[in-house]
Context: one part of a larger RNA
RNA sequence: GGUGUAUGGUGGAUGCCUUGGCAUCGAGAGGCGAUGAAAGACGCGGUAGCCUGCGAAAAGCUGCGGGGAUCUGGCAAACAAGAGUCGAUCCGCAGAUAUCUGAAUGAGGAAACUCAGCCGGCGUAACAACCGGUUACCUGCACAUGAAUUCAUAGUGUGUAUGGAGCGAACGCAGGGAACUGAAACAUCUAAGUACCUGCAGGAAAAGAAAAAGACAUUGAUUCCGUAAGUAGAGGCGAUCGAAAGCGGACAUAGCCCAAACCAGUCUUCGGACUGGGGUUGCGGAAGCACUGAGGGGUUACAAAACCUAGUCUAGCAAAACUGUCUGGAAAGUCAGACCAUAGAGGGUGAAAGUCCCGUAUGCGAAAGACGAAGGUCCCCGUUAAUAUGUGCUCUCCAGAGUAGCACGGAGCUCGUGGAACUCCUUGUGAAGCUGCCCGGACCACCGGGCAAGGCUAAAUACUCCUCGAUGACCGAUAGUGAACAAGUAGGGCGAUUGAACGGUGAAAAGUACAGCUAUUAGCUGAGUUAAAAGUACCUGAAACCAUACACUU
Repeated sequence: GGUGUAUGGUGGAUGCCUUGGCAUCGAGAGGCGAUGAAAGACGCGGUAGCCUGCGAAAAGCUGCGGGGAUCUGGCAAACAAGAGUCGAUCCGCAGAUAUCUGAAUGAGGAAACUCAGCCGGCGUAACAACCGGUUACCUGCACAUGAAUUCAUAGUGUGUAUGGAGCGAACGCAGGGAACUGAAACAUCUAAGUACCUGCAGGAAAAGAAAAAGACAUUGAUUCCGUAAGUAGAGGCGAUCGAAAGCGGACAUAGCCCAAACCAGUCUUCGGACUGGGGUUGCGGAAGCACUGAGGGGUUACAAAACCUAGUCUAGCAAAACUGUCUGGAAAGUCAGACCAUAGAGGGUGAAAGUCCCGUAUGCGAAAGACGAAGGUCCCCGUUAAUAUGUGCUCUCCAGAGUAGCACGGAGCUCGUGGAACUCCUUGUGAAGCUGCCCGGACCACCGGGCAAGGCUAAAUACUCCUCGAUGACCGAUAGUGAACAAGUAGGGCGAUUGAACGGUGAAAAGUACAGCUAUUAGCUGAGUUAAAAGUACCUGAAACCAUACACUU
C1' cells in the first nucleotide's frame, strides 16, 4: 500500500408525511376606470425587519345584522400597556376616510417630484406659509361672440353629458402577414392565412330568415356536434391538401323592420325636401272594385315603459348515540357488554373513534345589499269601418344603379388557369325594369329553383384572469406551478429580460436546572427531561468519500 470484517464520521438517497400544486365536473361571474382603475411609491404598530391589512381619521373609524368569551393579524415567543357579558376581538352588509404616482387630466417632468393661475377660508402690521375647491384634450348638444366678406361661415369662449380615453387571462370579428420546416436538394407547392403586429367588441362574438341547396324527387334562416369521408376532388397528379349535399342529433311554440308605389300635412329656389300613414313579397305589394271580420301579443329582434313579489346569494343556527378491562408513554387497539343512524362523507384528538371534538344526514335563518322570475301589477297593437287579418277580379303604378354583368389583374372556395362556373376586390366599361332579373360548374336550349345591389334578430357554440362547491387507477419536495420556504424572491444582464435553491425535533418545549474539564459564545463528561435524545447542524439516515481497530497479504 491492498483486501476483508467491525466501529464511527461525512453525506442526504430511501421510506413515511403534506401546508403546495395539477386536472376535470357543476354553479356563478364575465368586467374595472375621470365618483380617478389596474399597477405601484411612501407611510401607519408601545418596541417593528419582512408579509398581511390600512391611508395623515392610516393592522384602523361609523351604522346595522350575526356571534358569545376572550382579545390587541402572521413569521414569533416574550415584555410593556390596555380592551371585553354596559357584549370586545371575530364574521357579513352598508357607509366615512382614502397621502403621492399612474389614462393622470392646471403647467412641467428623468413616475411617486417641481412650479403655478383663479375662488373661498385661516393667518399676518403687511407679505408669506397653510387648508378646501377649481383649471387637460376630444366628441355630442345648447348658448354667446365673431374674421377675410354685407348677410353668413370658419374660428373663439362659456355651459352641459355617470360621453370618450386607460387596464384586463383566454375566447371573437376584421385589416396586415412571415420564416424555419416538408417536398429526403429546390423555384410552383407546403408550413399557413399559422406565428406575430394592429383595430374594434361582447359575455359571448360572428352568422342568419334564400337572387339557397338539390336534381326532375324534394328540402325550407343561421350556428354547433356525429356521420357522409380521408370519399368526390385538388396536386412539380410530387410532398401533400381536402369538401358539400344527404342522414342522425343539439337548439327551437323565431322570425321581423325599412326604401319604393299610394294618401295626408308642412315647407319649397317649383326640381323637390321633411314628417305621419301605408307597405315589405316571388301564389308579391299599391291603386280601383266586391266580400270577410274581433281579438292578438309580452318589452333579447319585431310595438312598448316600468314596478312588486316568490326565490337565490352575501354572516350564521340546531343537530343522535359508550362505558369498563388489558397492553402501553399515550387507546381510538384487545377483550366484554351496550347504543345511534334520513348522520358508518371527511378531518382532528399522545397508535387504528359511527357514539371525545369539528363536522356529516336533515331541518332552519337576514336589519342591510346584490340578483330576480315562467308569478302578479301592468303595458303594446286593433276594436264596427277611417280596416288587425284573410279572399277574389282588373294588370295602371312600385319593388334598393355607376349597381349587376363584361374586360384586364388578383383573392377565396377541394379547385395551383384549368373546359372554370360561383363568391369577393382594384381599374375600365356598363344594363334590364316583372312580357323583368339571378342561379342550377364553360356555353346554348328546355326544365327547375330563387328575387341581389338596405337593416335587426334569442337559443344550441367558444373561452376562464376570477368566486363557490365537488371529484381524482393525478404529483408527493430533482416530483407537482418557475414558486409547499424571503418567489417572480436572491442572483445575472447597460437593457429588452433572465431567474434558482432551501419542507419534517417531539404527543407536548417538557428546548438539557446544576456540576466538572477547558485558551473558549466551541466541544466534551456527569446530572436531568422524554416512550425514545429524536438535542433547534434535530424523523428515517443508503452509497460514494474519510478515519480507527483487528485479520490476511506484498
Molecule: large-subunit ribosomal RNA, domain I
Organism: soil metagenome